RNA sequence: GGACCCGUAGUCUAGCGGCUAUGACGUCUCCUUGACAGGGAGAAGGUCGAGUGUUCGAAUCACUCCGGGUCCA
Numbered sequence: 001g002g003a004c005c006c007g008u009a010g011u012c013u014a015g016c017g018g019c020u021a022u023g024a025c026g027u028c029u030c031c032u033u034g035a036c037a038g039g040g041a042g043a044a045g046g047u048c049g050a051g052u053g054u055u056c057g058a059a060u061c062a063c064u065c066c067g068g069g070u071c072c073a
Stems, first nucleotide, its partner, number of pairs: 001072007010025003018056001027043006049065005
């Protein structure tokens, strides 16, 4: 220098162009206990890596860039 793959909440993860972006762990509150653990109920937490474009509509499609990885030279 070239090709390809990946980027979604604190961590991991699901998500055929269309309903309010899914679940687990973690965090917080309440209940349960003498207390802890465990269990039950609920809540908060996401500019979907950044930008531009396509579209009535984009996490999803296109392009550029950023970061990580694999391969080739």
Predicted 3D model of a 73-nucleotide RNA (transfer RNA) from a Nanobdellota archaeon. Its mean pLDDT, the model's own confidence on a scale to 100, is 82. RNAcentral records the identical sequence in 2 taxa.